[in-house]
Transfer RNA from a Candidatus Pacearchaeota archaeon, 72 nucleotides, folded computationally.
The coordinates come from a structure-prediction model, not an experiment, and the mean pLDDT is 82.
The RNAcentral record of the sequence draws on ENA.
Its Rfam family is "tRNA". It is annotated as a transfer RNA.
The source organism's lineage runs through Archaea, Nanobdellati and Candidatus Pacearchaeota.

RNA sequence: GGGCUCGUAGUGAAACGGUUAACACGUAUCCUUCGCAAGGAUAAAGUUCGGGUUCAACUCCCGACGAGUCCA
Numbered sequence: 001g002g003g004c005u006c007g008u009a010g011u012g013a014a015a016c017g018g019u020u021a022a023c024a025c026g027u028a029u030c031c032u033u034c035g036c037a038a039g040g041a042u043a044a045a046g047u048u049c050g051g052g053u054u055c056a057a058c059u060c061c062c063g064a065c066g067a068g069u070c071c072a
Base pairs, nucleotide, nucleotide: 001071002070003069004068005067006066007065010025011024012023018055027043028042029041030040031039048064049063050062051061052060
C1' cells in the first nucleotide's frame, strides 16, 4: 500500500427497512436481615463520525476514522 470482516449501555451481545433498540453480567436505589451474602423490585446507561437513498435507516449506499485478519 491492497483485499476481507467488523464498529450498538461500563463489559459481552441480539435486532426483516417499521413496537418504547432486546437479553446477560455489572452499577445505583429500595425491600428483606441485628449485620453481611444470597434473593426480589425499580432505575440509570447505547447505535464511531459525516453525507446520501427512503414516507421511515442500527439495518441499504458513499466517504472518513478506528479494530481484527490475510497478502505484499